[in-house]
Formats: sequence, C1' cells, structure tokens
RNA sequence: UCGGAUGAUUCUAGUGGGAGAGAGCUGGGAGAACCAGUCGCCGAAGGAGAAAAUCCCUUGAAAUCGCUUUUCAGGGGGGGAAACUCUCAGGCAAACGUACUGCUAGAUGACGAUACUCUGGAGAGUUUCUCUUUAUAGAGAACACCAAAGGGGAAGCCGGAGACGGCGAAUCUCUCAGGUUCAAGGACAGAGGA
Repeated sequence: UCGGAUGAUUCUAGUGGGAGAGAGCUGGGAGAACCAGUCGCCGAAGGAGAAAAUCCCUUGAAAUCGCUUUUCAGGGGGGGAAACUCUCAGGCAAACGUACUGCUAGAUGACGAUACUCUGGAGAGUUUCUCUUUAUAGAGAACACCAAAGGGGAAGCCGGAGACGGCGAAUCUCUCAGGUUCAAGGACAGAGGA
C1' cells in the first nucleotide's frame, strides 16, 4: 500500500487440472496379475535430515569500587521450514494413486497479501568459431541442453440462441525472454516486523 464480518485464514467433502522414471532381466505362472531373485532409475502419498530467528548452560573481555545487570566474542545443548537433501516407504505402459492447485458446498471466525531485512534454496555446456581486452572477462554466431525472474497457453467460471467474447490456477505446459564452473540471480520456504 491492497484485500477482509457483503467473511481473512485454516480444515473437510464433491468435482476438474496435475510431473518424473525399465510393460527391465532370470525362474515359476495362461498372463502385463501375483511370487522369488537381480540390475538400473524417479522424486509429488507418507517418513527422515537440516539454515536462520529464538531459548538454556558455560568460558573470556568490556562497562561498574563491588554485587547484580548489560553488551561483544568463543564452546556446548535445545529449537527449527521448503518444491532443498536422503530414497526407509512408494513409484517407473494405460488405469489407479499423486504434492500442489481452480470451482462449489459445509465448518471456523480475524487475519491475509505485497514491499523490506536475515536465512535456506534445484536443474542444465567452464561446448565450438570469430572479434575486443594485459588478464579476469565482454560482444556476436552455431549446435546441444535446463525450467524456479518475467511472459504466453490452459481446466474451469460468466455472458450469448449461436458464432464468439470476457475473466482465468498450479511443483501443469511452451521455452519468447532468462539460464547452463564459481559468483550473481532464483520460484518457493522459515523468521523478523512498519
């Protein structure tokens, strides 16, 4: 600053959207089901680990005449989120399931969002050629690749007899923009708090 008792937030139900990765191999079996063994892989049911804030104990220094107390620094313990990490569980044709998410209904009843600060935060080329530069690096072109700034599409909703128009979500999709050692940036997440 914006939204909010003409109902914020959260939960439940219904109905839609919703990714990734071997229909792997061997034996049994009619069989892709199921059972046993074995190798590879995914990350989005569930589970576990962990940053900062913050709390406790302790050591030293400073402030003080001293005690108390406060501040700073070190050590130890608690606390602690995510889409990060692990891959226990689960999964790797379709179907089912699926984090997350749109709409509707019900319950609840006061906050929520944005901006700012601290902290965590994935993926994919240190590719090739040319030019500039002392160099780091920068610019242009080519091919390959990623999905998490931003942007487009989309289920659905509204209007309309219809054609069509308007609104419009996501960990979906496209890859225009952006990016592919580190750094920076970074959706999102935890904390602070005007």